[in-house]
RNA sequence: GAAGUCGGCCGGGCAAUCGCCGCGCGCCCGGGUGAAAAUCCGGUGGCGGGGAGGAAAGUCCGGGCUCCACAGGGCAGAGUGCCAGGUAACGCCUGGGAGGUGUGAACCUACGGCCAGUGCCACAGAAAAUAUACCGCCACAUUCGGCAACGCAUGCGGUAAGGGUGAAAUGGUGCGGUAAGAGCGCACCGCGCGGCUGGCAACAGACGUGGCAGGGUAAACCCCACCCGGAGCAAGACCAAAUAGGGGAACAUUGGCGCGGCCCGCGUUGUUCCCGGGUAGGUUGCUUGAGAUGUGUAGUGAUACAUGUCCUAGAUGAAUGAUUGCUGCAUUCGGCUACGAAUGUACAGAACCCGGCUUACAGGCCGACUUCACUU
Numbered sequence: 001g002a003a004g005u006c007g008g009c010c011g012g013g014c015a016a017u018c019g020c021c022g023c024g025c026g027c028c029c030g031g032g033u034g035a036a037a038a039u040c041c042g043g044u045g046g047c048g049g050g051g052a053g054g055a056a057a058g059u060c061c062g063g064g065c066u067c068c069a070c071a072g073g074g075c076a077g078a079g080u081g082c083c084a085g086g087u088a089a090c091g092c093c094u095g096g097g098a099g100g101u102g103u104g105a106a107c108c109u110a111c112g113g114c115c116a117g118u119g120c121c122a123c124a125g126a127a128a129a130u131a132u133a134c135c136g137c138c139a140c141a142u143u144c145g146g147c148a149a150c151g152c153a154u155g156c157g158g159u160a161a162g163g164g165u166g167a168a169a170u171g172g173u174g175c176g177g178u179a180a181g182a183g184c185g186c187a188c189c190g191c192g193c194g195g196c197u198g199g200c201a202a203c204a205g206a207c208g209u210g211g212c213a214g215g216g217u218a219a220a221c222c223c224c225a226c227c228c229g230g231a232g233c234a235a236g237a238c239c240a241a242a243u244a245g246g247g248g249a250a251c252a253u254u255g256g257c258g259c260g261g262c263c264c265g266c267g268u269u270g271u272u273c274c275c276g277g278g279u280a281g282g283u284u285g286c287u288u289g290a291g292a293u294g295u296g297u298a299g300u301g302a303u304a305c306a307u308g309u310c311c312u313a314g315a316u317g318a319a320u321g322a323u324u325g326c327u328g329c330a331u332u333c334g335g336c337u338a339c340g341a342a343u344g345u346a347c348a349g350a351a352c353c354c355g356g357c358u359u360a361c362a363g364g365c366c367g368a369c370u371u372c373a374c375u376u
Stems, first nucleotide, its partner, number of pairs: 001372010012327007020051002023048003027045001028043006053347001057358002060356005065232004077228001079226003082096005097111001098109004112223002117221002119217003134163002136159003140155003144151002171189006190212001191210004196205003236284004246275006255269005291310008328345007
C1' cells in the first nucleotide's frame, strides 16, 4: 500500500418565527367552600422547563405487573436438546469441547438416542437390508475340437478382489496367502471394548485388547432428560350522567284494566322519596426502573458487588410539527488556485414496562487482528 476478519460508536449541527402535547408556578382571569387565613376546580392567558429510536418495526422467545383458575398424582399436548457458567427468566449471552469451511484473522452447526419398537429409502441397479451372484474370475464334471498345451459350450459349486448402478452397496491402503478370492493372516489407519492419565464436565491423550460387531433416515413416528396453567393495560381498580328497566317505602284512588257475570282475593296501573347494578363520559393503572452512567474490586468472559452522580416523552379522533437562515457530508457542473451554483442527505414514528432475537438502514468514525506485495 492492497485485500479482508471481528468488535464498538454516530445516525447531521447552530439559531429564528409560528404552532401541538404533558409538567411546574409566591403570576393573571373566572368559579366553588369558608367569618377570615386559606384551599379546591377550570382557562383560547403569561412565564419557565421537557417532548421518539437504534431499531420505537416484526410481535418471534423470556420475564415483571394485573385478573381468573389451581389439594396431590397421572394421561394428552407444546417447547428445548454437546458441556460448564451468567441471568428475574429465556429458544438469549459468555467460555469451552466436537464436527465442518477458509492460506489466515475468523466463521457455521436442531450437535441426545435408530443393538426399545415401528416405518421409509424415488430412479437406476443382480441386490436398498435376517443382504445379494448381472457381467467378470476360479475349481470340478461332461460333450465337441486338438498329438499336446489348451479352447468353446453346458452343468454343479466357489468368489465380493475387478466392472457396472446409485445420494448410499456390510471398514481403507499395502504385503502375504489362495484354484480364484476373502480380516483368511500380518503392518498402519479407522472402529468397538477395558482400565489408566489430564479435565468440574463435554472430551482429549497414550496403552492394552477384539479381526471388526447391525447402511442411511429421529426438522419420520417414537424413546430419554429438562421444562411449561389461561388471558392480557381494550389487564385491573375507582367515580358516575341522560334515557330505559329493577328493588323498597309512603301517600292517593277505594278508581281503571285482567282473572269474560257478582263478592272476596291476587296481579297491574298513579304521585313522591330512597337504594343498588350498568352504559356514555371521566380518573387511575402511567412511567423511578431487574434504570442510566463514572470509578474501584472479583472474574478469561457474560456478569456480580461496593460507591459517587443523574432523572430522561406519557399521548388516547392518539402531541413530538412546519417554514426560514447559516453550516457539515455526498454527487454533478462552472472556475479549474483560494471559491461559487444546483441537487440529495437513509431505514423509519413510542402507546403498561423491561431482557433478548430477527429484519430494515444513505453516509461516516474508532479499535484489535489476518493475508499478500514492497521498503528499511
Molecule: Bacterial RNase P class A
Organism: Gammaproteobacteria bacterium